[in-house]
Molecule: c-di-GMP-I riboswitch aptamer
Organism: soil metagenome
RNA sequence: GACAAAGGCAAACCCGGCGAAAGCCGGGGACGCAAAGCUACGAGGCUACGGCAUGCCCCCUCGCAGGGGCAUGCUAUGCCAGUCGGGCCGCCGAA
Numbered sequence: 001g002a003c004a005a006a007g008g009c010a011a012a013c014c015c016g017g018c019g020a021a022a023g024c025c026g027g028g029g030a031c032g033c034a035a036a037g038c039u040a041c042g043a044g045g046c047u048a049c050g051g052c053a054u055g056c057c058c059c060c061u062c063g064c065a066g067g068g069g070c071a072u073g074c075u076a077u078g079c080c081a082g083u084c085g086g087g088c089c090g091c092c093g094a095a
Stems, first nucleotide, its partner, number of pairs: 001092001008033002013028006031082001037088003041085003044080003050075010
C1' cells in the first nucleotide's frame, strides 16, 4: 500500500570536525522519500594525494646519468546506495 493512522529518514543551506579532493561524521534545518534501511556486485557519475607520461624551467655534471619545481594529460587503491539494476534484511495497518 486505504487521497489513511502510528512511527521513521532528511536535499539545499548554515555551524563544528575529518579528508589532498570527491566526500563523510555531529548539530541545526526540511526539498523530498514506502525501503531515502544495509551492501560498490553490474552499469553510470565524482575526485586525483600518490603514481605514470609529456612539456618548460632550475640544480648538478665535460657529457650521459641523477635530483628538484611548475603546467597539462592519464590513472581508484578514494568516494556516491537521495542515478539505475542486482543481492540482503525489515516496522505499522483496513478491506